[in-house]
RNA sequence: GUCGAUAAGGGCAAACCAUCCGAAAGGUUGGCACGCAAAGCCAUGGGUCUAAAGCUCCCAAGGGGAGCCAUGAUCGCCAGGCCGCCGAAG
Numbered sequence: 001g002u003c004g005a006u007a008a009g010g011g012c013a014a015a016c017c018a019u020c021c022g023a024a025a026g027g028u029u030g031g032c033a034c035g036c037a038a039a040g041c042c043a044u045g046g047g048u049c050u051a052a053a054g055c056u057c058c059c060a061a062g063g064g065g066a067g068c069c070a071u072g073a074u075c076g077c078c079a080g081g082c083c084g085c086c087g088a089a090g
Base pairs, nucleotide, nucleotide: 002090003087004086011036012035016031017030018029020027021026034076040082041081042080044079045078046077047074048073049072054068055067056066057065058064059063
């Protein structure tokens, strides 16, 4: 260096519940642990989720409905970038 152990000391924290923010997806904080060796950080590429606004259309004309759309979200989906603790075996 690669690699990642029934190692040591630590770290993070899903679902769910409460809470607040948000149109929603989702996020904050607390509790709790399913898991995680980058489950630390960055939405750059892809994926996925949402669709307030916008655009197009329909209508029984009430603004009601449908379709499209990211500028929204997710790094605990994958890839890429940056930084990093520990040290058995090979």